Annotation:
RNAcentral holds the sequence, with entries from ENA and MGnify. Transfer RNA from a Minisyncoccota bacterium, 71 nucleotides, folded computationally. The same sequence occurs in records of 2 taxa. Rfam family: tRNA. It is annotated as a transfer RNA. Rfam links the family to the GO term triplet codon-amino acid adaptor activity. The prediction has a mean pLDDT of 82.
RNA sequence: GCCGAUGUAGCUCAACGGCAGAGCAACGGUAUCGUAAACCGUGGAUGGGUGUUCAAUUCACCCCAUCGGCU
Numbered sequence: 001g002c003c004g005a006u007g008u009a010g011c012u013c014a015a016c017g018g019c020a021g022a023g024c025a026a027c028g029g030u031a032u033c034g035u036a037a038a039c040c041g042u043g044g045a046u047g048g049g050u051g052u053u054c055a056a057u058u059c060a061c062c063c064c065a066u067c068g069g070c071u
Base pairs, nucleotide, nucleotide: 001070002069003068004067005066006065007064010024011023012022013021018054026042027041028040029039030038047063048062049061050060051059
């Protein structure tokens, strides 16, 4: 330099173009003489930009980061 993959919550992962979810973690509460386990609840995210569309995590283009292959 060329080609490809990935980027969503603190972490690991989902999500036919139609309300962004789960597990773990965090926080609050219940219970306990007390702590942990357990149970109930709460907050938290689509890498950046432009475009297509009534509607974009999803489609197109450019950029950024990480990983892999080729030279």